[in-house]
This is a predicted structure of a 483-nucleotide part of an RNA (small-subunit ribosomal RNA, 5' domain) from a metagenome. The RNAcentral record of the full RNA draws on SILVA. The coordinates come from a structure-prediction model, not an experiment, and the mean pLDDT is 87.
Context: one part of a larger RNA
RNA sequence: GAACGAACGCUGGCGGCAGGCCUAACACAUGCAAGUCGAACGAGAAGCCACCUUCGGGUGGUGGAAAGUGGCGCACGGGUGAGUAACGCGUGGGAACCUACCCAAAGGUACGGAAUAACUCAGGGAAACUUGAGCUAAUACCGUAUAUUCCUUACGAGGGAAAGGUUUAUCGCCUUUGGACGGGCCCGCGUCGGAUUAGCUAGUUGGUGAGGUAAUGGCUCACCAAGGCUACGAUCCGUAGCUGGUCUGAGAGGAUGAUCAGCCACACUGGAACUGAGACACGGUCCAGACUCCUACGGGAGGCAGCAGUGGGGAAUAUUGGGCAAUGGGCGCAAGCCUGACCCAGCCAUGCCGCGUGGGUGAAGAAGGUCUUAGGAUUGUAAAGCCCUUUCAGCAGGGAAGAUGAUGACGGUACCUGCAGAAGAAGCCCCGGCUAACUCCGUGCCAGCAGCCGCGGUAAUACGGAGGGGGCAAGCGUUGUUC
Numbered sequence: 001g002a003a004c005g006a007a008c009g010c011u012g013g014c015g016g017c018a019g020g021c022c023u024a025a026c027a028c029a030u031g032c033a034a035g036u037c038g039a040a041c042g043a044g045a046a047g048c049c050a051c052c053u054u055c056g057g058g059u060g061g062u063g064g065a066a067a068g069u070g071g072c073g074c075a076c077g078g079g080u081g082a083g084u085a086a087c088g089c090g091u092g093g094g095a096a097c098c099u100a101c102c103c104a105a106a107g108g109u110a111c112g113g114a115a116u117a118a119c120u121c122a123g124g125g126a127a128a129c130u131u132g133a134g135c136u137a138a139u140a141c142c143g144u145a146u147a148u149u150c151c152u153u154a155c156g157a158g159g160g161a162a163a164g165g166u167u168u169a170u171c172g173c174c175u176u177u178g179g180a181c182g183g184g185c186c187c188g189c190g191u192c193g194g195a196u197u198a199g200c201u202a203g204u205u206g207g208u209g210a211g212g213u214a215a216u217g218g219c220u221c222a223c224c225a226a227g228g229c230u231a232c233g234a235u236c237c238g239u240a241g242c243u244g245g246u247c248u249g250a251g252a253g254g255a256u257g258a259u260c261a262g263c264c265a266c267a268c269u270g271g272a273a274c275u276g277a278g279a280c281a282c283g284g285u286c287c288a289g290a291c292u293c294c295u296a297c298g299g300g301a302g303g304c305a306g307c308a309g310u311g312g313g314g315a316a317u318a319u320u321g322g323g324c325a326a327u328g329g330g331c332g333c334a335a336g337c338c339u340g341a342c343c344c345a346g347c348c349a350u351g352c353c354g355c356g357u358g359g360g361u362g363a364a365g366a367a368g369g370u371c372u373u374a375g376g377a378u379u380g381u382a383a384a385g386c387c388c389u390u391u392c393a394g395c396a397g398g399g400a401a402g403a404u405g406a407u408g409a410c411g412g413u414a415c416c417u418g419c420a421g422a423a424g425a426a427g428c429c430c431c432g433g434c435u436a437a438c439u440c441c442g443u444g445c446c447a448g449c450a451g452c453c454g455c456g457g458u459a460a461u462a463c464g465g466a467g468g469g470g471g472c473a474a475g476c477g478u479u480g481u482u483c
Stems, first nucleotide, its partner, number of pairs: 001483004006479005013355006019348002021313001026311003030308003035072003040069002047062006079266003088191007097183002102179008110144004119134006150159003164171002192238003199229003204226008241263004245256004268289005291302004319345001321344003327341001328339004358388004368379004392424001394419005402410001427472005432453003438467005448455002
């Protein structure tokens, strides 16, 4: 000098764009953050209409709420960086794999069956919830048939599918092949510090066989062999998410990894599997633990490192806001529903950028202040006065784009026009040298200053005040960190 997710002190007019718990991966009240489909299915509340009525109500139709079966989604999106020195990441390759929805193509969609929730009845429980009996549907479940291809094979043979719905446009279902998208796995190279860490290793290294997986593989197991790594740093200890990038620097390099983007890991702590195309699953399940809450003491409930918000910690970091209008996502034929993703608004000079706080004229060089050699000098064209302008802010009127047909949270916002009036808008630091800027008074090694050198003990340009000056400016200084 530059930089910052900064903080602190003094000060503070406006706008645009961005950013905003770096600390306790500490604990969390409350609300919301993942649903959707009646064009898969049964049943069907309220309301309305009609009929009957013993005036209690009943029956039928329409209607479609809440729930249930089923499908798809919930593995995305969003958060955090605890762990991890590792094929985790980066880069370049590889072969033994999977991929719902989507695209292209070929072929098919036949005949049957048995259940079960909802519901009804009867129980248990304070609750969470739960038991038994009976009834019923399906795109839920099962069997048979068929097999273009497909799978297994010892090449003889063996095995394997489907689902219908509808408003009659179509949406689906099954098998197979190819693609696309996404992912799993392996390898070369690169990836912090410590040798005051020198030896480490028994599933360890390799083989055979088997199991397991979508798939290779000690991944697992049985047997066999005795290997494997290491001063080119194994092992151990400490630290750390990695990268594109960011900051600095002429570069080489050094430091760093907030925001945005890619990958990874995690979801109260530890472990496990289930479902599924995909998870060993943040707002799923089970077990254990710690903590909090409810309880009728028998037993239960919970997980903000989602968005807000609270307590705590801290020098320090925001609203329990609006909207699905746009973009995107899930479901649905669609209408649409959901979406704290997102788009907006609110708060904060936290940063960057832009603008303003007026312009011209004005010498009696006014008054006042300060200094003075008492003559004057300086503040200083500065002020006043006179002549103008109206950015921004204010008031009034109009008023968008963002939306291909409709639909606008933002928002009566941006912007345009008009009106009034210099009117509402300047501070902070410094002035001994480095380093731009000097005098007076007070103080008297005191009070104090200080980045370094150093100032202060009676004339202090170094302390405190004043006048003057210098620098930057809605900021200016200080502190911290990096180059």